A computed fold for a 74-nucleotide RNA from an uncultured Bacilli bacterium, annotated as transfer RNA. The coordinates come from a structure-prediction model, not an experiment, and the mean pLDDT is 81. Rfam family: tRNA. It is annotated as a transfer RNA.
This record gives sequence, structure tokens and C1' cells, in this order.
RNA sequence: CGGGGUAUAGCGCAGCUUGGUAGCGCGUCUGGUUCGGGACCAGAAGGUCAAGGGUUCGAAUCCCUUUACUCCGA
Repeated sequence: CGGGGUAUAGCGCAGCUUGGUAGCGCGUCUGGUUCGGGACCAGAAGGUCAAGGGUUCGAAUCCCUUUACUCCGA
């Protein structure tokens, strides 16, 4: 320099193909249970979906550019 992949909650990931309420597990918090803890049960909080722009009634999703990490090639 050329080509590909990844970026979504504290952590690990789904959702993107086919645009229409942002989810799951773990963790955290509160309550129950227990002498206490763990386990278990119930509930809750937590997101500018990497950034900017565009298309659209509507974008995590489609298009363009950029950034970070990573793989292949030169």
C1' cells in the first nucleotide's frame, strides 16, 4: 500500500441476511429463603449499538467516509 473480519450494557455474545418496541447469559443492586454464607426464587438498575454524514415515514440493520483491533497478500 491492497483485500477481508470484528466494534451492541461492567464482561462474554445474539439481533444485521429480510429496516419497524434493543435482547440473552454471567455480574451488580433490592427483597425472600438461611443462625450466617452459598445455592435457589422474585424484582430492578444499567445502552449517544466505535465516530461522522446520507437514504427513508422510520436505521444497530442499507450506502459513503473515518477510527481502533485483527487476519491475508505485497